Context: one part of a larger RNA
C1' cells in the first nucleotide's frame, strides 16, 4: 500500500437471528412417529467385603409363591392444635336413643420457688435498677423513646466465710455490715395436655446364624466290662509225664525198643477275625459290602438268653477307644427367638445436598464415645460485617544456602619456631652442656565436612493492625503512682461524618437446635525417616481415586485434557492425521542402515566400557623450500665401542651413548645366527604433484545384550509411516460458544373486573456428577370411613398380548383375545404394604 472483514444506539433498546402462533406451497400404505427383528461399530457379570473385583475373591441353574427397622414404655429436639398461672373428662360419678355421645367434683402428676448433706432459711432501694447495640414507634429530622435478644455492672434469695448490737434464764440469741466465694435461683410467671416426624436407651428389638451354659429326663435291641445260665468247636502232626520188655553195671543209674497221649503245641475245617490287592463297589447289594489271599481255630476260644453299671457318669489286655450309623462328654425337652463388637442379607421412583477413613480417650487396635466434616429445621437483621487473595505497616523463627586463614566438634598437607618438661642420637666424665634429629605443643597457611554446630541468614509459609467501641480539645473522681492536679485507669461536656481511613471480591451477614454416616484408606509432583532396595513401611504441603462418567494414554482405579440435565449448531483440549481410523503418503532442513533398527511422559529397564560405521566440530602438529601414501635407491667409517659370559660382532644382560664422512644412516626398530652373515626399520635422496597427520568432543548407528514362541496396539515402514529442528492446514470431548426444552434455586410483578386453581398466573437471573448419608414430592398393594345416585351378565376382577396413547420414572389409561362375578376414582384413616441376591424357605422344571 492492496484486499477483506467489522451494524445504529440517548445504554432503555431498535436491527439481525431464533422459537412459538397464524398463513401458502407439498406430503398422509409417508422424508413423521413407536414396535421388532437382522447387520456393522462401541461394550468383561451381577450382587458383597474391599485403598482397589471382569477377577484364578465369595453367592448366584430357571420359575412361582413366602423372606428383613416392627411394636410398646421412659425420655430429648422440631412441628402442629386446644387451654394458659395454669393444665390433664374418660379410677369413679352423673346422664343417655345405653360399650358411643354428653357432663362433673376430690384427689393425684407436671408447672407456679429456689437453696443446704440437713436442720432450716426463703427472692422490690429503684417506674423490678444502670449502661452499650438492637428491629420498631414518634419526629421540628438535631434527635427522642425503645420489646425481645446480647454483652456488662449493680441489686434481692440460699449455701459458705467474717462481723456479733439490742438482749439474756450466762449460753444462749443473731440485727447490723461485709466477701474478688458458691447455687440447675429472683428480677411482672409459661406451662400442660394431644398428635405426628427424627433419635435414644430397655425390651427377641432389622433378619437368618454358633463354639457354648443350666435344669430335668431317656437309653446297654449296637458296643465295652462283670456274674448267671445253657449251646457249639472236621482231620492230620507232634510225641511230655507214667508204665512195659531187654542190655549193661558191684550199686547209683544208664542205654535200647515200645506203650502212653500232655500242650493258652503246630497244619488245617466250621467259626471268629480283617493282612494284602491299596483288586471290585464307590448316585453301591451295602451311610463298610464281594472277591482271591491272609492271622486263629481246645482255648485270656466263640455264642444265645437274663442280670449289673448311665452322662462330668459308666466301661475300657489303654485306641480319648466304646457307651443305639452321634463321643476329647451320648440322646430329648426345656431356660431359649440364648449371646455374637463377626459374615450374609435387608424389597418401589423421581428431584436437591452431599461426607469419612483424622482429634482425644477406652482391658482400645475387626469396636465404641468425643471433636471434626455432612444434612435439615429455624431465629435476629438488611451491607452490617466477611476472606484458602494481594498491599503496606510491624512482629515471631534459626530452615534452605553460606561459614569453618569465626566459637564447638571433625579433618589433609607442608612451613616457621620454642625448651629446668615426651623418645632417640652425636659429643662429653657429666652437666638444669651444646649440636642434630623424630614427636607433641605455638604461629602464619592449606584441604575437606556437621540432624543432635554456627557468626550470618533467605524463599516459602505464620501473627497483629488498617479505626465511631475512633481520634483530638477541656478536667471530674482514686486509699493506686508522682517532688507536684505529675501520671495512670475509668468519666462529664465539646469537635470531627459517607473519599470515615489500602486493593480487589462477596447468589447477603450473624446466630440457634436436633441428628445421620465416618472413625480399615490409597496414589502423584515436591519436601522427608528407616532400609540394600521393592508396586517395601512411616510422615508434611497440595492436587486426586475412594464416591466419577467423557476424550487421550492399544489395554489400564490415582497419568494428560476436562467434570456430566435433555437435544441440535459451530469451535477447541490433551492426542492425533499410511491402513486398521475421523483427519496432511503435507511442506522446509537435517542425521540414521541395524544378519536383534527405530519410533512419544507416567511406562512397562537397560550399564561401564568400546567402534578406522558415518555425520558435525575442537585443538595442535606436516606441506609447492614438494609434505603424507606408493615405487626405486642409500642405510657408511672409526667399531667385533666397554663390561660381562663357553660365546655375545648393533639386536641375553648392564653402564653408558661419543667422533668423523655425509643428502643421510641409532654405539641401534624389529627377522635371525652357537657366534658372524643375511633381511628390515629409523633416517636421506629419486619419481610423483595437493593436501597430510595425531589427540579429543557429540549426533545417530553398531558391539556390550542369554536361556518356552510374540509383539513400537497390529500390519508394516528405509530422501519413513524412524530420529531432530521448524511451519501450516485438518480430525473430535459429556470441555466452550449459541438456540430450544426439563427440574431447581433466588428475586420481581400480579386480588382488578368476569364462571374456575395465589399451593395460581406472568418475567428476570444463576445452576444440574456423585457412594456412604440426609431431606422433599410422588408411584403401587391390603383393610376402614366419606364421596361420586361409580362401574358390572348389553360381561366386574384376573390372565395372555409384535397394538395404541401419557407421565422424566415408579406406573397408568386404552385396542384385540381368554373368562365369568364381583370392582374401582376422589378425600381421609390404617398397615403383617413394593424383592434377584440372604450356602435364603416351600413348591415345581
Nucleotide at each position: 500500500g492492496a484486499c477483506u472483514g467489522c451494524g445504529c444506539u440517548u445504554c432503555g433498546g431498535c436491527a439481525a437471528g431464533g422459537a412459538u402462533g397464524u398463513u401458502g406451497g407439498c406430503a398422509u400404505a409417508a422424508u413423521g412417529g413407536u414396535u421388532a427383528a437382522a447387520u456393522g461399530c462401541c461394550g468383561c457379570c451381577c450382587g458383597u467385603c474391599u485403598u482397589g473385583a471382569a477377577a484364578c475373591a465369595c453367592g448366584g441353574a430357571c420359575c412361582a409363591a413366602g423372606g428383613a427397622g416392627u411394636c410398646u414404655a421412659a425420655c430429648g429436639u422440631c412441628u402442629a392444635u386446644g387451654c394458659g398461672a395454669g393444665u390433664g373428662u374418660u379410677u369413679g360419678g352423673g346422664u343417655g336413643u345405653a360399650a358411643a355421645a354428653c357432663c362433673c367434683g376430690u384427689a393425684c402428676g407436671c408447672g407456679u420457688a429456689a437453696u443446704g448433706a440437713a436442720a432450716g432459711u426463703g427472692a422490690a432501694c429503684g417506674u423490678a435498677g444502670g449502661u452499650u447495640g438492637g428491629g420498631g414507634c414518634c419526629u421540628u429530622c438535631g434527635g427522642g423513646u425503645g420489646c425481645a435478644c446480647a454483652a456488662u455492672c449493680g441489686a434481692c434469695c440460699g449455701a459458705c466465710c467474717u462481723u456479733g448490737a439490742u438482749g439474756u434464764u450466762u449460753u444462749c440469741g443473731g440485727a447490723u455490715a461485709g466477701g474478688u466465694u458458691u447455687g440447675a435461683g429472683u428480677a411482672a410467671g409459661a406451662g400442660c395436655a394431644u398428635a405426628g416426624c427424627u433419635g435414644u436407651u430397655g425390651g427377641g428389638a432389622c433378619c437368618c446364624g454358633a463354639a457354648a451354659g443350666a435344669u430335668g429326663g431317656u437309653g446297654a435291641a449296637c458296643u465295652a466290662u462283670g456274674c448267671c445260665u445253657g449251646a457249639a468247636u472236621a482231620g492230620g502232626g507232634u510225641g511230655a509225664a507214667g508204665c512195659c520188655a531187654g542190655a549193661g553195671g558191684a550199686a547209683a543209674c544208664u542205654c535200647u525198643g515200645g506203650u502212653g497221649g500232655a500242650g493258652g503245641c503246630u497244619c488245617g475245617u466250621a467259626g471268629c477275625g480283617g493282612u494284602u490287592c491299596u483288586g471290585a463297589c464307590g448316585u453301591g447289594c451295602a451311610a463298610a459290602u464281594c472277591g482271591a489271599u491272609c492271622g486263629u481255630c481246645g482255648a485270656a476260644u466263640u455264642u444265645g438268653g437274663g442280670u449289673a453299671u448311665a452322662g462330668g457318669g459308666g466301661c475300657g489286655a489303654a485306641a480319648g477307644a466304646c457307651u443305639a450309623a452321634u463321643c476329647g462328654a451320648a440322646c430329648c425337652a426345656u431356660c431359649u427367638a440364648g449371646u455374637a463388637g463377626c459374615u450374609g442379607g435387608u424389597u418401589c421412583c423421581u428431584g436437591c445436598c452431599g461426607a469419612a477413613g483424622u482429634u482425644u480417650c477406652c482391658c482400645u487396635c475387626a469396636g465404641g464415645a468425643u471433636a471434626g466434616c455432612a444434612g435439615a429445621a429455624a431465629c435476629u437483621c438488611g451491607u452490617a460485617u466477611c476472606a484458602g487473595u494481594u498491599u503496606u505497616a510491624u512482629g515471631a523463627g534459626g530452615u534452605a544456602a553460606a561459614g569453618c586463614g569465626a566459637a564447638u566438634g571433625a579433618u589433609u598437607a607442608g612451613c616457621g619456631g620454642u625448651a629446668c618438661c615426651g623418645g632417640g642420637g652425636a659429643u662429653g666424665a657429666a652437666a638444669u652442656g651444646u649440636c642434630c634429629u623424630u614427636g607433641a605443643c605455638c604461629g602464619a597457611u592449606u584441604c575437606u565436612c556437621a540432624a543432635a554446630c554456627u557468626u550470618u541468614a533467605a524463599a516459602u509459609a505464620u501473627g497483629u493492625a488498617a479505626g465511631a467501641a475512633g481520634u483530638c480539645c477541656u478536667u471530674g473522681u482514686u486509699g493506686c503512682u508522682u517532688a507536684a492536679u505529675u501520671g495512670a485507669a475509668c468519666g462529664u461536656g465539646g469537635a470531627c461524618a459517607u473519599a470515615u481511613g489500602a486493593a480487589u471480591g462477596a447468589a447477603g451477614a450473624g446466630u440457634u437446635u436436633c441428628u445421620a454416616g465416618u472413625g480399615g484408606g490409597c496414589c502423584a509432583u515436591u519436601u522427608u525417616u528407616g532400609g540394600u532396595a521393592a508396586g517395601c513401611a512411616g510422615a508434611a504441603c497440595u492436587g486426586g481415586c475412594g464416591a466419577u462418567g467423557c476424550g487421550g494414554g492399544a489395554u489400564g482405579a490415582a497419568c494428560c485434557g476436562a467434570a456430566c440435565g435433555u437435544g441440535g449448531a459451530g469451535u477447541u483440549a490433551a492426542g492425533g492425521u499410511g491402513c486398521c481410523g475421523g483427519a496432511a503418503u503435507g511442506u522446509a532442513c537435517g542425521c540414521u542402515c541395524a544378519u536383534c533398527a527405530g519410533a512419544c511422559a507416567c511406562c512397562a529397564c537397560a550399564a561401564a566400557a568400546g567402534g578406522u560405521g558415518u555425520u558435525a566440530g575442537u585443538u595442535c602438529a606436516u606441506c609447492u623450500a614438494g609434505a603424507c601414501a606408493g615405487c626405486c635407491g642409500g642405510a657408511c667409517g672409526g667399531u667385533g665401542g666397554c663390561c660381562a659370559u663357553g660365546g655375545a660382532a648393533g639386536u641375553c644382560g648392564g653402564a653408558a651413548u661419543c667422533c668423523g664422512c655425509u643428502a643421510a644412516g641409532g654405539a641401534g626398530u624389529g627377522u635371525g645366527u652357537a657366534a658372524c652373515a643375511a633381511c628390515u626399520c629409523a633416517c636421506c635422496g629419486g619419481c610423483c604433484g595437493a593436501a597430510u597427520g595425531a589427540a579429543c568432543u557429540a549426533g545417530c548407528c553398531c558391539u556390550g545384550a542369554a536361556a518356552u514362541g510374540g509383539a513400537u496396539g497390529g500390519c508394516g515402514c528405509u530422501c519413513a509411516a524412524g530420529c531432530g529442528u521448524a511451519u501450516u492446514a485438518c480430525c473430535u470431548a459429556u470441555a466452550c460458544u449459541c438456540c430450544a426444552c426439563c427440574g431447581c434455586c433466588a428475586g420481581g410483578g400480579u386480588u382488578a373486573a368476569u364462571a374456575u386453581g395465589a399451593u395460581g398466573c406472568c418475567c428476570u437471573g444463576g445452576c444440574g456428577a456423585g457412594u456412604a448419608g440426609g431431606c422433599a414430592g410422588g408411584c403401587g398393594u391390603g383393610g376402614a370411613g366419606g364421596u361420586c345416585a361409580g362401574u358390572g351378565a348389553c360381561g366386574a376382577a384376573g390372565c395372555c398380548u409384535a397394538g395404541g396413547c401419557a407421565g422424566u420414572g415408579a406406573u397408568g389409561c386404552u385396542g384385540g383375545g381368554u373368562u365369568g362375578a364381583a370392582c374401582g376414582g376422589c378425600c381421609u384413616c390404617u398397615a403383617g404394604u413394593g424383592c434377584a441376591g440372604a450356602u435364603c424357605u416351600u413348591g415345581g422344571u